[in-house]
Context: one part of a larger RNA
RNA sequence: CUGGGCUUAAAGCGUGUGUAGGCGGAUCGGUAAGUACCUUGUGAAAUCCCACGGCUCAACCGUGGAACUGCUUGGUAUACUGCCAGUCUUGAGGCACUCAGGGGCGAGCGGAACAGAUGGUGGAGCGGUGAAAUGCGUGGAUAUCAUCUGGAACGCCAAUGGUGAAGACAGCUCGCUGGGGGUGACCUGACGCUGAGACACGAAAGCCAGGGGAGCGAACGGGAUUAGAUACCCCGGUAGUCCUGGCCCUAAACAAUGUCCACUAGAUCGUAGCACCACUGACGGUGUUAUGGUCGAAACGAAAGCGUUAAGUGGACCGCCUGGGAAGUACGGUCGCAAGGCUAAAACUC
Numbered sequence: 001c002u003g004g005g006c007u008u009a010a011a012g013c014g015u016g017u018g019u020a021g022g023c024g025g026a027u028c029g030g031u032a033a034g035u036a037c038c039u040u041g042u043g044a045a046a047u048c049c050c051a052c053g054g055c056u057c058a059a060c061c062g063u064g065g066a067a068c069u070g071c072u073u074g075g076u077a078u079a080c081u082g083c084c085a086g087u088c089u090u091g092a093g094g095c096a097c098u099c100a101g102g103g104g105c106g107a108g109c110g111g112a113a114c115a116g117a118u119g120g121u122g123g124a125g126c127g128g129u130g131a132a133a134u135g136c137g138u139g140g141a142u143a144u145c146a147u148c149u150g151g152a153a154c155g156c157c158a159a160u161g162g163u164g165a166a167g168a169c170a171g172c173u174c175g176c177u178g179g180g181g182g183u184g185a186c187c188u189g190a191c192g193c194u195g196a197g198a199c200a201c202g203a204a205a206g207c208c209a210g211g212g213g214a215g216c217g218a219a220c221g222g223g224a225u226u227a228g229a230u231a232c233c234c235c236g237g238u239a240g241u242c243c244u245g246g247c248c249c250u251a252a253a254c255a256a257u258g259u260c261c262a263c264u265a266g267a268u269c270g271u272a273g274c275a276c277c278a279c280u281g282a283c284g285g286u287g288u289u290a291u292g293g294u295c296g297a298a299a300c301g302a303a304a305g306c307g308u309u310a311a312g313u314g315g316a317c318c319g320c321c322u323g324g325g326a327a328g329u330a331c332g333g334u335c336g337c338a339a340g341g342c343u344a345a346a347a348c349u350c
Base pairs, nucleotide, nucleotide: 003322004321005320006319007304008303012318014201015200016199017198021194022193023192025088026087027086029084030083031082033081034080035077036076037075038074041071042070049065050064051063052062053061054060091191092188093187094186095184096183097182098181099180103177104176105175106174107173108172109171110154114150115149116148117147118146119145120144121143125136126135162169163168206247207246208245209244210243211242215241216240220236221235222234223233258317259316260315261314262313263312266295267294268293269292270291271290272289273288274287275286276285277284300305323350324349325348332343333342334341335340
């Protein structure tokens, strides 16, 4: 390479938008590039293959044939693909009405808790632990009441629930704004799918500048424990955690399962719609669409399991794997302020 694979054995890029490329619905006509057949020229010789022949045989050699799977000329065919022109509506998009939502951004507001400040009451302890001690407290702590200040997070509702491409998203109100579902079948008429590069987003920690700092709390100090205790427990506590702007770009970024399409038994529960039936009505029933779960037929799977949300049956496109270690390392390149990221070996060894 061919091939075989990628939930858990090696292997799905963290996620999306999208360039090139690859692939692409129904139907009619044209064309004849691909495609098929016939044909023209060429495809040196030697070699390989076949037949016959020459050295006593063979190797070797000679003669002839075939082959040279290719390129090329002209013609024919038109199913499929391509190209050109037309038509269509089911894919895709739009439109109208409607529905749900912690989707995003900005601003304002709220209560509980916590901490601090001031004042009142009070008067000896508090705190902490397995037990203690460090620590706080007669300069009046802890407790309790009132007022004020501050920062962070939003109990119940709450769910096996919702939204988002993913990361993620939750007090309340207002403003701006993205996406999605349903119904209608009015419009466009294949406008589609995937997507190397590229671009954008991307938890936490970390970095830069300026703010902020209640609680928590790496580092650090102290008290314990212990043989020791650079820990687990306790008392403190800086960065950080928060905000604004700019970087970083990683993760068990997980469903360890790429995206899209079609097809292949069902049952049941939830969420959001729509339609119909029944009823005075609260209830209820049936169907259908989208979405989130559980169980399960066939099938698949090494098994666990998966099973219309496939890991089933097929198709399109991308990414990735190819024994373990060395190693996601070295070197080089590139990005970054740095930390480091991305790309990515070999010797050697089993």